[in-house]
RNA sequence: GCAGAAGAACAGGUGAUCGCCGGCCGCAAGGCGGGAGGAAAGUCCGAGCUCCACAGGGCAGGGUGCCGGGUAACGCCCGGUGAGGGUGACCUCAAGGACAGUGCAACAGAAAACAGACCGCGGGCGCUUCGGCGCACGCAAGGGUGAAACGGCGGGGUAAGAGCCCACCGCGCUGACGGUAACGCCAGCGGCAAGGCAAACCCCACCCGGAGCAAGGCCGCGUAGAGGGACGAUGCGCCGAAAGGCGUGGAAGGGUCGCCCGCCCGAGUCCCAGGGUUGGCUGCUGAUGAGACGUCCCGGCAACGGGCGUCCUAGAGGAAUGAUCGCUGCUGCACCGUGGGCGACCGCGGCGCAGAACAGAACUCGGCUUAUGAUCUCCUGCGACC
Numbered sequence: 001g002c003a004g005a006a007g008a009a010c011a012g013g014u015g016a017u018c019g020c021c022g023g024c025c026g027c028a029a030g031g032c033g034g035g036a037g038g039a040a041a042g043u044c045c046g047a048g049c050u051c052c053a054c055a056g057g058g059c060a061g062g063g064u065g066c067c068g069g070g071u072a073a074c075g076c077c078c079g080g081u082g083a084g085g086g087u088g089a090c091c092u093c094a095a096g097g098a099c100a101g102u103g104c105a106a107c108a109g110a111a112a113a114c115a116g117a118c119c120g121c122g123g124g125c126g127c128u129u130c131g132g133c134g135c136a137c138g139c140a141a142g143g144g145u146g147a148a149a150c151g152g153c154g155g156g157g158u159a160a161g162a163g164c165c166c167a168c169c170g171c172g173c174u175g176a177c178g179g180u181a182a183c184g185c186c187a188g189c190g191g192c193a194a195g196g197c198a199a200a201c202c203c204c205a206c207c208c209g210g211a212g213c214a215a216g217g218c219c220g221c222g223u224a225g226a227g228g229g230a231c232g233a234u235g236c237g238c239c240g241a242a243a244g245g246c247g248u249g250g251a252a253g254g255g256u257c258g259c260c261c262g263c264c265c266g267a268g269u270c271c272c273a274g275g276g277u278u279g280g281c282u283g284c285u286g287a288u289g290a291g292a293c294g295u296c297c298c299g300g301c302a303a304c305g306g307g308c309g310u311c312c313u314a315g316a317g318g319a320a321u322g323a324u325c326g327c328u329g330c331u332g333c334a335c336c337g338u339g340g341g342c343g344a345c346c347g348c349g350g351c352g353c354a355g356a357a358c359a360g361a362a363c364u365c366g367g368c369u370u371a372u373g374a375u376c377u378c379c380u381g382c383g384a385c386c
Stems, first nucleotide, its partner, number of pairs: 001382004006377003010373001012328007020035002023032003037358001041369002044367005049212004056261004061208005066080005081095001082093004096203002101201002103197002118143002120139003124135004151169002154166003170192001171190005177184002216282004227272005235248005253265004289312001291311004296307004330355004335350006
């Protein structure tokens, strides 16, 4: 200098003029203060909050899936183990089970799970034009097909071969040691497969009510209940002169995401067609909260936890925060001057021109994912010079 990997924080500043929204003060005029993000986006997860509702158990359904820790919680974060990718810094993982069962692997190929002989190798018998051919037998080591061929590689052995035998690797079982654990490492025994796919159905372990601020609450306005239909109840006891009250039972129907059991409500309930209202206030930002900030202290590898200090930060309701000008900061390009260096190259100053991304809260938070401008820190590789 070039190329890469990981991380951090910023999103211009300032002054003036005009403009917009909301709060407070004021009779008014007006004054004072405040006014989008790191992702506000996606709506993918988890919660706070509201309602069902005072609400249990099971099935179905859904989610996660190595180990340990963090957190209000999570599918998130941190650390570790294993596997894979990369020269490397680093990155990725839908990472439990294939001996519970079912299923799949097109085509090609002899053959796709305990299979199989297309080419081929071998000795035997027979024939031969001496090139080879035929028959039965032995083989699966070599070649081919395929994403994948029933361990790999070297040697021995054999007619030729084969874990047939041996060493090493792999695999299985057992044990010691280290580790909280996942697992690692060493040793011994065993000739040996429990092939692959579960981001196939499934099995196993753990977790899970539902719906959502268009939740919900209050006020106002207004009409059309003599519309049609189905199914029901008015039982019993006590008090009472009666009306009625209290208790108990039961029932059409309803509620609890779906189904079942259970539980609760229940004298009217449900269905069809139709009519009215689509207004205002609140929830909605008073912030006291899983709150924000901090080159702070303690514990911890870290995520994070505890302490100390400071602060209280937009609330629209078709949706506000904008426009212009001056100065200046940042980045890029060209020119001029100047300094450093052996060199490759680097720094400073001046002047001119140009550029500034992704993008707008809507109840509030913790995450993940995606979009994006310029910069800084540290690490890896390559090149040049000494």
Molecule: Bacterial RNase P class A
Organism: Deltaproteobacteria bacterium